Bacterial large signal recognition particle RNA from a marine sediment metagenome, 265 nucleotides, folded computationally.
It matches the Rfam family "Bacterial large signal recognition particle RNA". About the family: The signal recognition particle (SRP) is a universally conserved ribonucleoprotein involved in the co-translational targeting of proteins to membranes.
The sequence is in RNAcentral, with records from MGnify.
Of the family's consensus pairs, 93% are formed in the model.
Model confidence (mean pLDDT): 77 of 100.
């Protein structure tokens, strides 16, 4: 160099399991033999790094070692951001309330502010007229069937008779009572009046009219005071998620360095 064989390879890793290792699971990495069972599982015991049963390769591209890059995963009394939930008030900064200032916005004011002056209304108190209600009183109807009054048919009673007397119904009038009432009348009352008249009164508000000659109002914003609330902010615990920071496992790339059996010809 070739043949034939061995170790030994045909994926790794995180997590979760678990006394531990390993695999079924769940993610990663990427591309790597196939068949079967594995969750209230399976196979194992400290080089434990899987069981069972086939195929392929076979001492190097495949193995080991060291640096760097480094997917992803785990762990923290750590930052940080959002959301939740829980509490706080020696956080009162927003929000709420009240009050003040006139800085800015608006608004008014030389077609006259603000301030005075004087009057009038608002306000109390009499009277007076209106209304409004009640009541009298007058008018109008109604009204004695139970017992008013006239007139009393018929009847009845007295009389020899003329003629007398009480009197039912009916017809008219009338008390109390009832109803009505649009009255030039009279009492009484009021949650009565854009009335009228007297007096009072007048802090404030509304008006007028005179005077003055620039300011005047506080609506919003800004500041200042005082209250009052835990709704939001803000603080403090927890929980989730998502980024960071440290830590640790690390595939998977990349550089460099080593080392690797037997047996024949």
């Nucleotide at each position: 160099c070739g043949u034939g064989c061995u170790g030994g390879g045909c994926g790794g890793g995180g997590c979760g399991c678990u006394a531990g290792g390993g695999g079924u699971g769940c993610c990663c990495u990427g591309a790597a033999u196939c068949c079967g069972a594995a969750a209230c599982c399976c196979u194992c015991u400290c080089u434990a790094u899987g069981c069972g049963g086939g195929g392929c390769c076979g001492a190097a591209c495949c193995c080991c070692c060291g640096c760097c890059u480094g997917a992803g995963g785990g762990c923290u009394u750590c930052c940080g951001a959002u959301g939740g939930u829980c509490g706080g008030g020696c956080c009162a900064g927003c929000a709420c309330c009240g009050g003040g200032c006139a800085c800015g916005u608006g608004g008014u004011g030389u077609c006259g502010a603000a301030a005075g002056u004087c009057g009038g209304g608002u306000c109390c108190u009499g009277c007076g007229c209106g209304g409004c209600g009640g009541g009298a009183c007058g008018c109008c109807g109604u009204g004695a069937a139970a017992u008013g009054g006239g007139u009393c048919a018929g009847g009845u009673c007295c009389g020899g008779g003329a003629g007398g007397a009480a009197g039912c119904a009916g017809c008219c009038c009338u008390a109390a009572g009832c109803g009505g009432u649009u009255g030039u009348u009279c009492c009484c009352g009021g949650g009565u009046g854009c009335c009228g008249c007297a007096g009072g009164g007048u802090c404030g508000c509304c008006u007028g009219a005179c005077c003055g000659g620039a300011g005047c109002c506080a609506a919003c914003g800004a500041c200042c005071c005082g209250g009052c609330a835990a709704g939001c902010g803000c603080c403090g615990g927890u929980c989730a998620c998502c980024g960071g920071a440290g830590u640790u496992c690390g595939a998977a790339g990349g550089c460099g360095g080593g080392g690797u059996g037997c047996a024949c010809g």